Predicted 3D model of a 246-nucleotide part of an RNA (large-subunit ribosomal RNA, domain VI) from a Candidatus Brennerbacteria bacterium. Model confidence (mean pLDDT): 86 of 100.
Context: one part of a larger RNA
RNA sequence: CGUUUAACAUCUGAGAGGAGUCGGCCCUUGUACGAGAGGAUCGGGCUGAACAAACCUCUGGUCUAUCGGCUUUGCCGCCAGGCGAAUUGCCGAGUAGCUAUGUUUGGAAGGGAUAAGCGCUGAAAGCAUCUAAGCGCGAAGCCCACCUCAAGAUUAGAUGUAGGUUUGGUUGAAGACUACAACCUUGAUAGGCUCUAGGUGUAAGCAUAGCAAUGUGUUUAGCCGAGGAGUACUAAAAACCGAAUG
Numbered sequence: 001c002g003u004u005u006a007a008c009a010u011c012u013g014a015g016a017g018g019a020g021u022c023g024g025c026c027c028u029u030g031u032a033c034g035a036g037a038g039g040a041u042c043g044g045g046c047u048g049a050a051c052a053a054a055c056c057u058c059u060g061g062u063c064u065a066u067c068g069g070c071u072u073u074g075c076c077g078c079c080a081g082g083c084g085a086a087u088u089g090c091c092g093a094g095u096a097g098c099u100a101u102g103u104u105u106g107g108a109a110g111g112g113a114u115a116a117g118c119g120c121u122g123a124a125a126g127c128a129u130c131u132a133a134g135c136g137c138g139a140a141g142c143c144c145a146c147c148u149c150a151a152g153a154u155u156a157g158a159u160g161u162a163g164g165u166u167u168g169g170u171u172g173a174a175g176a177c178u179a180c181a182a183c184c185u186u187g188a189u190a191g192g193c194u195c196u197a198g199g200u201g202u203a204a205g206c207a208u209a210g211c212a213a214u215g216u217g218u219u220u221a222g223c224c225g226a227g228g229a230g231u232a233c234u235a236a237a238a239a240c241c242g243a244a245u246g
Base pairs, nucleotide, nucleotide: 001152007161008160009159010158011157015149016148017147018146021049022048023047024046025045026044027043033038051106052105053104054103055102059100060099061098062097066093067092068091069090070089071086072085073084074083075082076081110144111143112142117137118136119135120134163241164240166239167238168184169183170182171181172180189235190234191233192231193230194229195228196227198224199223200222205218206217207216208215209214
């Protein structure tokens, strides 16, 4: 821009893409078959590999604004306690998030038309013949079915609604920007605060034992990023557009 009012919402599905894999074991059954050796079809069950998608409960990884330990050095006048720098200074752990080697799920079943092939009926050709007319079965393959997209499908579809989105703001498991999504006081959107999950691992100060290093008690303490719940304390001022009928 188009879809011959504009808008919003929900659909249909022409069409397109994805997936489609392959083993092992058990039962049937040591059966059919076979002199024996050996050893099935059909059917049923269990379990894997690789692949794919989603996710983070578990197992792990990472977690540079979390906690703790340690060293040198500068500073806070000194002690104590801290802060800065040293690759995040180094080291030990580690929530959320992100992740795989982790977890879950998938391939299926079913239908239709067929290939090779197997048949029925059956003439030409009194027989025979799956074929010439006619009819049936038959594959991991084809068309459906399963998942995703999809009306620029210019053949531009259908249905519903009367309000609606935009700018702005608080934000987000959304994100380069845009877009998308939540909320904007008739409010839990973010921050703060409270509680809590979880992490670290028992703070400082004081007391006490020891000459001291240090230990012990107060103390499963103190501190804490992203998790959960609650709570309007803070911040979400406001502005705008709108068809037809009446």